Small-subunit ribosomal RNA from a Propionibacteriaceae bacterium, 1532 nucleotides, folded computationally. Model confidence (mean pLDDT): 82 of 100. The source organism's lineage runs through Bacteria, Bacillati, Actinomycetota, Actinomycetes and Propionibacteriaceae.
C1' cells in the first nucleotide's frame, strides 16, 4: 500500500474438416436418504411426508407484608392425673410459627411452538404522524382529606349420575361506591410567536375531573418518620398503532375491473386518521408502466454456488408477520379477539344412572400413522433469562447439561526404526523369470489411544447469612445504598485435566482402473449373463460384463441416488443472434412509446463532488486474541443501498431565445407497361353458312380411342363470338408490396433535375390500429372462344387411380361482394452518416470537364463458418420496431378471435431421440458434360448354345458319395492322372505311452528277415537258424510326462496366390495457399503406347511405377569346330571316311537402330507425317518383369501358426465298398453333320522334347493290340521317330450315304497282388442322334485367327485335359454414335457399408404417452333467496334493582339488569351457472420397436426437375390444374 488476489476445460453429428447447436462429465454444496464398513475426542445438527389423530407425564403461577376465615401451636402461664418431684400426660388461657380453599392484586397478550393461509404496507428498506396510545421502570412537581353500602368464603335448605348449580342468612379489604381538594387534559371567547396547508407552541380567564385515613417497620407513639403501594400532572425510555416512497413470483390460452365503488357535506365510531360505519349528493375511480382474475409462496437477515454480475433456497441462528381443531364472536385488559381462558356453530374422540357433561401437544418428551427418512415418555434450576414477592423464597421441557444418529465439520489414533535368501504363499510368465515386496517374518524402540490405579479443576458471585467501614444539605433507625472481609451454594460430574504402570498388544475399509480420468494382466462367459454418467461394450483370444493378482484415488468413511449454482457466452446488463445453421412482419400508412440537427442564456430533475444519518445483533471479509492445533468461541475493523444538506454545470433533460446545412413549399423543365373508366383495331383459334374438291385426316417414340364418302382434313369467301396483345423488347421503365405491356380519351398518385424565393427541426422509427395484398377457393349475377382440375375412353405397364394421346366439366374473363395466404424471396426491416477504384445503361443538368438520381457487372480494404458480401455492403457506427434459442411429436392439441365454407391468426404439453443442420474438402455414384484409350463396339474369320461322347459342378440318392473352389475373377479348378494304395468317406475288425518324436527303468540267443499254422486282414501262435562277429543311437515289456488329429476358426494370423491391370497411376519432401479437412505439384495447352516429353505456370525437386537395363527372336562380324557341317579335293550305298573351318548350324563375345539423316507440319519445342539407307524404322516380334491399394477375394486340406475341442479316440492299423451312383440342369472340351470332304495307294517338308524299374533299333510271330529275341544309348552320336496337312493317281456323287461314329455283341492285347463294382488298346460285328444349330453369346488385328500332326509332365496301366513344338497360312478395322471396362477434367448429390446406396407412405403386431367423448364424481371461487346461533351495537310497554339524590316514612327519580324485538353475522339449505381435476364404453392421430405387407414419391436431369400456396382426386407414398421461387441438371 491494500480491504483485496480474479475467469482452465472435456467427450459425443463427419470418411475427414469448420461453424451452429443440443447433450453428457470433471468442480463445490445439503436438516438428506440407501448400500458397505465402522476406533476415539471436541463442536454443531436432527419428521423436510400428515396444519393427520394423540394414550400418559409435566411445560404460569405468585403474593398471608392487601382480606376475612379455616389451619398448625414453640414458648409460657394456670390446673389435674401418674407419681421415681421433675419428669411425662390431660384439660383450659395466652398464642410465636406453620398452612391456603375464597376474596383481591400483579402475571397467564412474555417465553416455547409451527408456517396452514396470506401476492397484502404482510415483509425489506427510507421517510412521516401538526392524527396516536403505551401496564411495570426512571425524573421532576404536587397530593393522599371525608363518608358508604354490598359480597365470596362460612352457615344452612335443595336439584344433579357427574358437571356443577340455586334459595336464605352472616362478614372482611389494597374489592365497589358517594363527596372534598388540583392542574398545562376537556370546554367557550380571546392575544403574541411559528408553521407548506389543515394547524402547532405560549399566555390570561371560565366551567369541570382524582386518589388505598393502605400493608410493614422505626419511634420521642392524638404525632412524626423509613419503605413499598396508590392519584394527578409533564418529560423521558420501552413496547405498539396508523400513513407513506420505492423494491422483491408465474400467467394475457385471465383485457376490462369496481355501487361504499370513487369523491364530497354532515354525523357516528376509534387510542387515533381514514368510506371505517351510516345519511345526502355527484359520477367518479383502477387498467397494455398489466387493472380483474386463476397457479405458486410466509418475508427478511442471511444461506449455497458464481471471477463478477447473476442463478437457486429461505433448516438450524437473528428480525418481522401469521396461525394454534374447523369457521364466527366478543369480554376482561395498559395490551388479545388471547396455543396450555370465555361463548357459539361444524367435525372428531371421551365419560354418562341417556336427563346431559367433557377435550383440543403446529409447548417438552411420547404413542399412532404416513414415509426413503429424522433422537429420550433423562438430569438440574447450578449458570443465564423470566414471572409473582418487601424478602426468604416459589415456579420455570425458556435455559444449561446428560443420552441415541458417521448426520455435517474439525481433530488424533491403528505404530516406528532396522530388516533380501528378496523367504513361504497368491498372480502372471516369453519357463528365463517377473510382482505381491521392506512387505512379512526376525531384532531394536515408543506408548498418543485403549486398561488399571491415584490426585483433580474452572464454570460461583454484584444474591444471601454474620461481621467491619463509609455515603446523604438537620439526618434518629435494627431503613436505603456502597466498599471491604468471612461462610455456605454444582445439576454436568469424580467429567475435562494431570500423574504412574502394562502390552504392538485391542483399531481399515469403500470405489475405481476403455476415453473423458489417476490406475492392467488372468480365468470365466459367448449379443447369454449383465455395464453403462456421454460415447458405447459383449456373437470364442472382452485392460469395459462376473471372479482373481495387482495398480490408482480417498480414507472412519467410501460409493451410490435426489436437489441447487457452475462449467451453460446454452436468455448473452457485463455477454449471442436472425443471406444459406433456429429467426426480418407480405407490403405500406400511422397514435401511444423510444429516439432526435447548429448557436446563446436561465435551472438543476437524472450527473458529478463533500459531508451528515441509517444500513439490528449473528454471519462473511481484514487484524488480533482464548480453548495444547483446528472446528468453535471473543474483541476491533468494514459494510452494496437509501434518506438529508451544501456544491459544479460539461452532457441528457426542461424552460425562454435565434440559425438553416435535416425535412418541406413555391417556380421552371423532365421520363415512364403507375392506377381508374370510356372507346377502338388489327393477326390468330375456334364455330356457322357457301363454293371448290376427295379419301383420308389427326395423334404418337409407336399405335389406338376420335373425326370423315350424310363428304372431313385441306382451300376460298363472308359472318358470328370470346378471350389475349406478335414484332418494338432491353440484368430497359414505372409501382410500397401484389403487380403492371394494342391505340386513344378523361380523371388521378407518386418520383427526378435546375433555381435558392419560402417555414424554420415540422424529423426517424412504430407495439396497437387502419389500408393494400398473386393464384387457387366462396357468394350473387353475367359471358364462356381458347385452356383446362374432376371426369371418360385410348394407350404405355407387373399394376397405371401417372407421366402420352383424344375429348371434356368447374374454372380462367367481366360486375359487385368475400377469402388474407405463397420459395408474398434479395430467403437481407426502416432511416441516417462514413469508407479504393473501374466499366456498362435508364432519366436529366452543363459548352466541356463532369455532376444528380435510379438499375447491373468486376473488384481492394474490412468482413464471414465458409459460401459470398463490398458506396444498391452482408464493412464501420447511431436510433427504432419484428423475431430466434435442439430435432422430432407441431405450426398439431385445447382455448379464444375473424371467416359462408374452405380454412386462418394465436399456439402448448406428454412423450420420444444424441444428434437435427450449415458451408466446405476427398472420393463414390449419376438413365449429367467432355476428352481419351482397349478385340469394348463397328468390320471381318471362326466358334459356343442343337447331336453324340468326354470332363468338371449343382441338384437328387446314398452306409459314404471325403473336402475345398461360387459372377468377371468356382464349374477339363486343387487333382502334372480315385482299380488296392491314394483317401481324408462309410461299414466291420482290431490297438491304446499308441504308426512317429525326446526322456526314465528293466530284460534282451537284438531286431528285421525265412517257414507252416488260423484269420477277410490287421494280427496271433508256433518253428528252423552249424560257428564266430558286428549293430544297443536296436528290440521287447513298465510308470509317466507326452505323441497324434486332412478336427474348429482364412472373420486370429504368416507365407503364397487370384483380380482390378502391364491399367498410368500412385506418393513425399521443401515451399506457397487455405482457419481447417485439404490444395498446388499432378491442374492447363500441345504430344505419346505411356504422370511420355515439351511449353506454360507458386512451385522446385524426389521416389514408387512408365521406359531401359534381362531372356529369346531376326541380320552380320570375329573366336571355337566334336556327337553337327561339306563349298572345293579324294572316298562310300551313306558326311561312311581322310580332309577342311569356308557355308549351316552350335555357343560365347561383339557390331547394329539412336527420330541419327533429309523434307514438310507444328510454337523456333516436343512430337507427328513422308522419305532415304538398312536384316530390321520409330518401344522390330515375343517372354519374364505386376506401383499406392481394393475385394475381412481364396488357401488352417501343401506347409506353417495362436486359441478352442478330441485322447481305450474327432488317434493307429486293417479288409471291403465310396469318391465312378443318376428322372434332370450348367459350364468347359472332343468327334461330326460331310465333296474346300470320305477311303485306298504311292511320295515330300519340321521343330522342341523325353530316355537306364528307361528309350528301344533290327529280325521273327500274330489281321492287329501286342509277344519273343535283342543290337546301340545316361545321349548335337543310339532310341522314341513314319510328321500330319501338302502333291500325285484312283473310287465315291449328295444319300443319314463308302458322312458320322455313339451304343452293344464276341473274341483278345497290356499293365498291375488284383480290371466284378471301375482300366486303356485290338480285331470282327452292330451303326444312334445329328443335313450346320432359338433367346443368347465367346475368341481372334499377323506369321495372328484358322487348320495341321509331333512332343513332354504326371504315370505300374489308364488324356477329347494342361504344358510345349513346328508346318500351311487368311479376311477385316469406315470409325468411336451404340455395349461393356478403364483413364483424365468438370457438374450434381440427401450416398462414405459409398446406387447392391439412401430413403417415402398406407396396411398388419406390440408397447407408451396425449386429444375427443354420451356421461359419471369430486374440489374451488362467486352469484339470488331461505334460514338464522354466539355475540357487539340499537330499542323496548311491562318485570327486576344495595349505594347517589329527594323524602319523616311509603315510595320516587337518575343509572343499572334479565327477558324480548331488530340490523349485522358464522355455520346450514336451495338453483342455475363459471372453473380445476379424476374417471369414460368407444374414437383419433402421434412415438417407439434387426430382420412383416404394398409400391418406389425424393436425393443424380433419381429416370415426369424439385419445392411453396391453393383446388380438385386417389390403396399409399402421391397425381393433376392454377400461380410462384431456383435452394433445378444439360445445351446456348
Nucleotide at each position: 500500500a491494500u480491504u483485496a488476489u480474479g475467469g482452465a476445460g472435456a467427450g459425443u453429428u463427419u470418411g475427414a474438416u469448420c461453424c451452429u447447436g443440443g447433450c453428457u462429465c470433471a468442480g463445490g454444496a445439503u436438516g438428506a436418504a440407501c448400500g458397505c464398513u465402522g476406533g476415539c475426542g471436541g463442536c454443531g445438527u436432527g419428521c423436510c411426508u400428515a396444519a393427520u389423530a394423540c394414550a400418559u407425564g409435566c411445560a404460569a403461577g405468585u403474593c398471608g407484608a392487601g382480606c376475612g376465615a379455616a389451619u398448625u401451636g414453640a414458648c409460657a402461664g394456670a390446673g389435674g392425673u401418674g407419681c421415681u418431684u421433675g419428669c411425662a400426660c390431660c384439660u383450659c388461657u395466652c398464642g410465636a410459627u406453620u398452612u391456603u380453599a375464597g376474596c383481591g392484586g400483579c402475571g397467564g397478550a412474555c417465553g416455547g411452538g409451527u408456517g396452514a393461509g396470506u401476492a397484502a404496507c404482510a415483509c425489506g428498506u427510507g421517510g412521516g404522524u401538526a392524527a396516536c396510545c403505551u401496564a411495570c421502570c426512571u425524573a421532576u412537581a404536587a397530593g393522599a382529606c371525608u363518608g358508604g353500602g354490598a359480597u365470596a368464603a362460612c352457615u344452612u335448605c335443595g336439584g344433579g349420575a357427574a358437571a356443577c348449580c340455586g334459595g336464605a342468612g352472616c362478614u372482611a379489604a389494597u374489592a365497589c361506591c358517594g363527596g372534598a381538594u388540583a392542574a398545562u387534559a376537556u370546554u367557550u371567547a380571546g392575544c403574541u410567536u411559528c408553521g407548506c396547508a389543515u394547524g402547532a407552541a405560549g399566555c390570561a380567564a371560565u366551567a369541570g375531573u382524582g386518589a388505598a385515613a393502605g400493608a410493614c417497620g422505626g419511634u420521642u407513639c392524638u404525632g412524626c418518620u423509613g419503605u413499598c403501594a396508590c392519584u394527578u400532572a409533564u418529560a423521558g425510555a420501552u413496547g405498539g398503532a396508523c400513513c407513506u416512497g420505492c423494491g422483491g413470483u408465474g400467467u394475457a390460452u385471465u383485457a376490462g375491473c369496481u355501487a361504499g365503488u370513487u369523491g364530497g357535506u354532515g354525523a357516528g365510531g376509534u387510542a387515533a386518521c381514514g368510506g371505517c360505519u351510516c345519511a345526502c349528493c355527484a359520477a367518479g375511480g383502477c387498467g397494455a408502466u398489466g387493472a380483474u382474475g386463476c397457479g405458486u409462496a410466509g418475508c427478511c437477515g442471511a444461506c449455497c454456488u458464481g471471477a463478477g454480475a447473476g442463478g437457486g433456497u429461505g433448516a438450524a441462528c437473528g428480525g418481522c408477520c401469521a396461525c394454534a381443531c374447523u369457521g364466527g364472536g366478543a369480554c376482561u385488559g395498559a395490551g388479545a379477539c388471547a396455543c396450555g381462558g370465555c361463548c357459539c356453530a361444524g367435525a372428531c374422540u371421551c365419560c354418562u344412572a341417556c336427563g346431559g357433561g367433557a377435550g383440543g401437544c403446529a409447548g417438552c418428551a411420547g404413542u399412532a400413522g404416513g414415509g426413503a427418512a429424522u433422537u429420550u415418555u433423562c438430569g438440574g434450576c447450578a449458570a443465564u433469562g423470566g414471572g409473582g414477592g418487601a424478602a426468604a423464597c416459589c415456579c420455570u421441557g425458556a435455559c444449561c447439561g446428560a443420552g441415541c444418529a458417521a448426520u455435517g465439520c474439525c481433530g488424533c489414533g491403528u505404530g516406528a526404526g532396522u530388516g533380501a535368501u528378496g523367504a513361504a504363499g497368491g498372480c502372471c510368465u516369453u519357463c528365463g523369470g517377473g510382482u505381491u515386496g521392506u512387505a512379512a517374518a526376525g531384532c531394536u524402540c515408543u506408548g498418543u489411544u485403549g486398561u488399571a490405579a491415584g490426585g483433580g479443576a474452572a464454570g460461583a458471585a454484584u444474591g444471601c447469612u454474620g461481621g467491619u467501614g463509609a455515603u446523604a444539605g438537620g439526618g434518629a433507625a435494627u431503613g436505603a445504598u456502597c466498599a471491604c472481609c468471612a461462610g455456605g451454594u454444582g445439576a454436568c460430574g469424580g467429567u475435562a485435566c494431570c500423574u504412574u504402570a502394562c502390552c504392538a498388544g485391542a483399531a481399515a475399509g469403500c470405489c475405481a482402473c476403455g476415453g473423458c480420468u489417476a490406475a492392467c494382466u488372468a480365468c470365466g462367459u459367448g449379443c447369454c449373463a449383465g455395464c453403462a454418467g456421454c460415447c458405447g461394450c459383449g456373437g470364442u483370444a472382452a485392460u469395459a460384463c462376473g471372479u482373481a493378482g495387482g495398480u490408482g484415488g480417498c480414507a472412519a468413511g467410501c460409493g451410490u441416488u435426489a436437489u441447487c449454482c457452475g462449467g451453460a457466452a446454452u436468455u448473452a446488463u457485463u455477454g449471442g443472434g436472425c443471406g444459406u445453421a433456429a429467426a426480418g412482419g407480405g407490403u405500406g400508412c400511422g397514435c401511444a412509446g423510444g429516439c432526435g440537427g447548429c448557436c446563446c442564456g436561465g435551472u438543476a430533475a437524472g450527473u458529478c463532488u463533500a459531508a451528515g444519518g441509517u444500513u439490528a445483533a449473528a454471519g462473511c471479509c481484514c487484524g488480533u486474541a482464548g480453548c495444547u492445533c483446528a472446528a468453535c468461541u471473543a474483541c476491533g475493523g468494514c459494510c452494496c443501498g437509501c434518506c438529508u444538506u451544501a456544491g459544479a454545470a460539461a452532457c441528457u433533460g426542461u424552460c425562454g431565445g435565434g440559425c438553416u446545412a435535416g425535412a418541406g413549399u413555391g417556380c421552371a423543365g423532365g421520363a415512364g407497361a403507375g392506377g381508374a373508366c370510356a372507346u377502338u383495331g388489327g393477326a390468330a383459334u375456334u364455330c356457322c353458312a357457301u363454293g371448290u374438291g376427295u379419301a383420308g385426316c389427326g395423334g404418337u417414340a409407336a399405335a389406338a380411342u376420335g373425326c370423315g364418302u350424310a363428304g372431313a382434313u385441306a382451300u376460298a369467301u363472308g359472318g358470328a363470338g370470346g378471350a389475349a396483345c406478335a414484332c418494338c423488347a432491353g440484368u430497359g421503365g414505372c409501382g410500397a408490396a401484389g403487380g403492371c405491356g394494342g391505340a386513344u380519351g378523361u380523371c388521378u398518385g407518386g418520383c427526378c433535375u435546375g433555381u435558392a424565393a419560402c417555414u424554420g427541426a415540422c424529423g426517424c422509427u412504430c407495439a396497437a390500429g387502419c389500408a393494400c395484398g398473386a393464384a387457387a377457393g366462396c357468394g350473387u349475377g353475367g359471358g364462356g372462344a381458347g385452356c383446362a382440375a374432376a371426369u371418360a375412353g385410348g394407350a404405355u405397364u407387373a399394376g397405371a387411380u401417372a407421366c402420352c394421346c383424344u375429348a371434356g366439366u368447374a374454372g380462367u374473363c367481366c360486375a359487385c361482394g368475400c377469402c388474407g395466404u405463397a420459395a408474398a424471396c434479395g430467403a437481407u426491416g426502416a432511416g441516417a452518416a462514413c469508407u479504393a477504384a473501374g466499366u456498362g445503361u435508364u432519366g436529366g443538368a452543363g459548352a466541356a470537364a463532369u455532376u444528380c438520381a435510379g438499375u447491373g457487372c468486376u473488384g481492394c480494404a474490412g468482413u464471414u463458418a465458409a459460401c459470398g458480401c463490398a458506396a444498391u455492403a452482408a464493412g464501420u457506427u447511431c436510433u427504432c420496431c419484428g423475431c430466434c434459442u435442439g430435432g422430432g411429436g407441431a405450426g398439431u392439441a385445447u382455448g379464444c378471435a375473424c371467416g359462408c365454407a374452405a380454412g386462418u391468426g394465436u399456439g402448448a404439453a406428454a412423450c420420444u431421440c444424441a444428434a437435427a443442420g450449415g458451408a466446405a474438402u476427398u472420393g463414390a455414384c449419376g438413365g449429367g458434360g467432355g476428352c481419351c484409350c482397349g478385340c469394348a463396339c463397328a468390320a471381318g474369320c471362326g466358334g459356343u448354345g442343337g447331336a453324340g461322347u468326354a470332363u468338371g459342378u449343382g441338384g437328387u440318392u446314398u452306409a459314404a458319395u471325403u473336402c475345398g473352389a461360387a459372377g468377371c475373377a468356382a464349374c477339363g479348378c486343387g487333382a502334372a492322372g480315385a482299380a488296392c494304395c491314394u483317401u481324408a468317406c462309410c461299414a466291420g475288425g482290431u490297438c491304446u505311452u499308441g504308426a512317429c518324436a525326446u526322456a526314465c527303468c528293466a530284460c534282451u540267443a537284438a531286431a528285421a528277415g525265412c517257414u507252416c499254422u488260423a484269420g477277410a486282414g490287421a494280427u496271433a501262435g508256433a518253428g528252423a537258424a552249424a560257428u564266430a562277429g558286428u549293430u544297443a543311437u536296436a528290440g521287447u515289456g513298465g510308470a509317466u510326462a507326452c505323441a497324434g488329429g486332412u478336427g474348429g476358426u482364412g472373420c486370429a494370423u504368416g507365407g503364397u496366390u487370384g483380380u482390378c491391370g502391364u491399367c498410368a497411376g500412385c506418393u513425399c519432401g521443401u515451399g506457397u495457399c487455405g482457419u481447417g479437412a485439404g490444395a498446388u505439384g499432378u491442374u492447363g495447352g500441345g504430344u505419346u503406347a505411356a504422370g511420355u516429353c515439351c511449353c506454360g505456370c507458386a512451385a522446385c525437386g524426389a521416389g514408387c511405377g512408365c521406359a531401359a537395363c534381362c531372356c529369346u527372336u531376326g541380320u552380320c562380324u570375329u573366336u571355337a569346330g566334336u556327337u553337327a557341317c561339306c563349298a572345293u579335293c579324294a572316298u562310300u550305298c551313306a558326311g561312311u571316311u581322310g580332309g577342311g573351318g569356308a557355308c549351316u548350324c552350335u555357343a560365347a563375345a561383339g557390331a547394329g537402330a539412336c527420330u541419327g539423316c533429309c523434307g514438310g507440319u507444328g510454337a523456333u519445342a516436343a512430337a507427328c507425317c513422308g522419305g532415304a539407307g538398312g536384316a530390321a524404322g520409330g518401344u522390330g516380334g515375343g517372354g519374364a518383369u505386376g506401383a499406392c491399394g481394393u475385394c475381412a477375394a481364396a488357401u488352417c486340406a501343401u506347409c506353417a501358426u495362436g486359441c478352442c475341442c478330441c485322447u481305450u479316440a474327432u488317434g493307429g492299423c486293417c479288409u471291403g465298398g465310396g469318391c465312378u451312383a443318376c428322372a434332370c440342369a450348367c459350364g468347359u472340351a472332343c468327334u461330326a453333320c460331310a465333296a474346300u470332304g470320305g477311303c485306298g495307294a504311292c511320295u515330300a517338308c519340321a521343330a522342341a522334347g523325353a530316355g537306364c524299374a528307361g528309350c528301344a533299333a533290327g529280325c521273327u510271330g500274330g489281321u492287329g493290340a501286342c509277344a519273343g529275341c535283342a543290337a546301340g544309348c545316361g545321349a548335337a552320336u543310339c532310341u522314341c521317330a513314319u510328321a500330319a496337312a501338302g502333291g500325285u493317281c484312283g473310287u465315291c456323287u449328295c444319300a443319314g450315304u463308302u458322312c458320322g461314329g455313339a451304343u452293344u455283341g464276341a473274341a483278345g492285347u497290356c499293365u498291375g497282388c488284383a480290371a466284378c463294382u471301375c482300366g486303356a488298346c485290338u480285331u470282327c460285328a452292330u451303326g444312334a442322334a445329328g443335313u450346320c444349330g432359338g433367346a443368347a453369346u465367346c475368341g481372334c488385328u499377323a506369321g495372328u485367327a484358322a487348320u495341321c500332326g509331333c512332343g513332354g509332365a504326371u504315370c505300374a496301366g489308364a488324356a477329347u485335359g494342361c504344358c510345349g513344338c513346328g508346318g500351311u497360312g487368311a479376311a477385316u478395322a469406315c470409325g468411336u454414335u451404340c455395349u461393356c471396362g478403364g483413364g483424365c477434367c468438370u457438374u450434381g448429390u440427401a450416398c462414405a457399408c459409398a446406387c447392391c446406396g439412401c430413403c417415402c407412405g398406407u396396411c398388419a403386431a406390440a408397447c407408451c404417452a396425449c386429444g375427443g367423448g354420451a356421461g359419471u364424481u369430486g374440489g374451488u371461487a362467486a352469484u339470488a333467496c331461505c334460514c338464522g346461533a354466539a355475540g357487539c351495537c340499537g330499542g323496548u310497554g311491562g318485570c327486576c334493582u344495595a349505594a347517589c339524590c329527594a323524602g319523616u316514612a311509603a315510595u320516587g327519580g337518575a343509572g343499572g339488569g334479565a327477558g324480548c324485538c331488530g340490523u349485522c353475522g358464522a355455520a346450514g339449505g336451495u338453483a342455475g351457472g363459471a372453473u380445476c381435476g379424476a374417471u369414460g364404453a368407444c374414437u383419433g392421430g402421434g412415438g417407439u420397436u434387426a430382420a412383416g405387407u404394398c409400391g418406389u414419391a425424393a436425393c443424380a436431369a433419381g429416370g415426369u426437375a424439385u419445392c411453396c400456396c391453393u383446388a380438385c382426386g386417389g390403396g399409399a407414398a402421391c397425381g393433376u390444374g392454377g400461380g410462384g421461387a431456383u435452394g433445378g441438371a444439360u445445351c446456348a
It matches the Rfam family "Bacterial small subunit ribosomal RNA".